[in-house]
Molecule: RNase P RNA; transfer RNA
Organism: Pseudomonadota bacterium
RNA sequence: GGAGUUGGCCGGGUGGUCGCGGGCAGGGAGACCUGCUCGAGGAAAGUCCGGACUCCACAGGGCAGGGAGCUGGGUAACGCCCAGGCGGGGUGACCCGACGGAAAGUGCCACAGAAAGGGAAACCGCCCGCCGGCGCUUGACCGCUAGCGGCGCCGGUGGGUAAGGGUGAAAAGGUGGGGUAAGAGCCCACCAGCGGUCCUGGUGACAGGCCGGCUUGGUAAACCCCUCCCGGAGCAAGGCCAAAUAGGAGCCGAUGCUGUGGCCCGCAGCGCUCGAGGCUCGGGUAGGCCGCUUGAGGCCGUCGGUAACGGCGGUCCCAGAUGGAUGACCACCGCCUGGAGAGAUCCAGGUACAGAAUCCGGCUUACAGGCCGACUCCCUCC
RNA sequence: UGCCGGGUCAUCUAAUGGUAGGAUAGUGGACUCUGAAUCCACUCAUCUUGGUUCGAAUCCAAGCCCGGCAG
Numbered sequence: 001g002g003a004g005u006u007g008g009c010c011g012g013g014u015g016g017u018c019g020c021g022g023g024c025a026g027g028g029a030g031a032c033c034u035g036c037u038c039g040a041g042g043a044a045a046g047u048c049c050g051g052a053c054u055c056c057a058c059a060g061g062g063c064a065g066g067g068a069g070c071u072g073g074g075u076a077a078c079g080c081c082c083a084g085g086c087g088g089g090g091u092g093a094c095c096c097g098a099c100g101g102a103a104a105g106u107g108c109c110a111c112a113g114a115a116a117g118g119g120a121a122a123c124c125g126c127c128c129g130c131c132g133g134c135g136c137u138u139g140a141c142c143g144c145u146a147g148c149g150g151c152g153c154c155g156g157u158g159g160g161u162a163a164g165g166g167u168g169a170a171a172a173g174g175u176g177g178g179g180u181a182a183g184a185g186c187c188c189a190c191c192a193g194c195g196g197u198c199c200u201g202g203u204g205a206c207a208g209g210c211c212g213g214c215u216u217g218g219u220a221a222a223c224c225c226c227u228c229c230c231g232g233a234g235c236a237a238g239g240c241c242a243a244a245u246a247g248g249a250g251c252c253g254a255u256g257c258u259g260u261g262g263c264c265c266g267c268a269g270c271g272c273u274c275g276a277g278g279c280u281c282g283g284g285u286a287g288g289c290c291g292c293u294u295g296a297g298g299c300c301g302u303c304g305g306u307a308a309c310g311g312c313g314g315u316c317c318c319a320g321a322u323g324g325a326u327g328a329c330c331a332c333c334g335c336c337u338g339g340a341g342a343g344a345u346c347c348a349g350g351u352a353c354a355g356a357a358u359c360c361g362g363c364u365u366a367c368a369g370g371c372c373g374a375c376u377c378c379c380u381c382c
Numbered sequence: 383u384g385c386c387g388g389g390u391c392a393u394c395u396a397a398u399g400g401u402a403g404g405a406u407a408g409u410g411g412a413c414u415c416u417g418a419a420u421c422c423a424c425u426c427a428u429c430u431u432g433g434u435u436c437g438a439a440u441c442c443a444a445g446c447c448c449g450g451c452a453g
Base pairs, nucleotide, nucleotide: 001378002377003376004375005374006373007372008371009370010369012333013332014331015330016329017328018327020039021038022037023036024035025034026033027032041353045364046363048362049361050360051359052358053234054233055232056231060265061264062263063262065230066229067228068227069226070084071083072082073081074080085099086097087096088095089094100225101224105223106222107219108218109217123165124164125161126160127159128158129157130156131155132154133153134152135151141150142149143148144147173191174190175189176188177187178186192215194212195211196210198209199208200207201206238290239289240288241287248281249280250279251278252277256270257269258268259267297316298315299314300313301312302311303310304309334351335350336349337348338347339346340345383452384451385450386449387448388447389446392406393405394404395403400436408424409423410422411421412420429445430444431443432442433441
């Protein structure tokens, strides 16, 4: 100098004019006015996970259903985070991983192919046995009883064989040697894989070693099995006040209805025909207050821990709207792009994604441009 | 704001994980004096991007779009 990896942060600034919402104070009979102060984000987003909170029983038992899935830790909790193991990618810094079980069972594996999972299956090929034909005169050879046998070729048939060919995404461990009629983990060496009440290290996942028999396809983001977790609903939860009226009509209705919104039990409440409640139709109101923002809170320091994070001390208060405030304009400066100019500089354009709605912890997605730290590879120079 | 459901030719719809089919519409041709009807042929699709699998419209994840419900 070039290329790249990774962690964290910012994401316009200053001033002026007009305007909006909350709080406090003052004035006013009131409507309202004045002053001070506060007023969007790293994602406020998607609503994908996890909680707090509220109501139903202080959420209880079972079935069904859903979810998580290497190990250890962190946390209120998590599918998140940290550290580690294993596998994969990269020269490397580093990155990625839905990463339990296919030897519990069931299903599926189209087409092609002989055969698609039973340790099965023989299409071509290879080998062995039997039967038939041919080998006539030197014609490839041997024996003799001289046209028969061995032998060779062709055809049929009964077997063996998964080495080779061919099909397929996948063909029942791979390579090499021995062995065999031909072959084959049939035997051996190495490698891969599996198992072991084995040894060593580690909390553990796991790693290394030893021993064993010799191989048991893929798919669980198919059913399923194993371990663990999950009651339901959501701030339009829930509560209070005010207003409103046709306290209406019809039907159903009793080991019943509601809470309970998958089902059963249980529990609680209401009720059992003079009737609780449900469904349908019709009508009315459609305003206010609480919940509501102080919280697993921010910042600084220190201690423990590799880290995520936690303990302690100090300090700060930092949006609460309800058709929904947080805005508009001007000036100067900053940054980016293009043009002019020798240069100072000037001109024009642009300045991202997006915007709270009960509140937190995460994940994911969108994002112009910029800053800081750590690290890797290549080239060059000293 | 919260909670649900769904995306397949232009339209309506099918499809056990195994060649995306049908109807209507469109285009061209045949028939007809012309048009319609009829017949034949053709064109056109799995919302997007990744993953699992030999193989994805289907299974899984993320995103995009559309629709519904509530006091």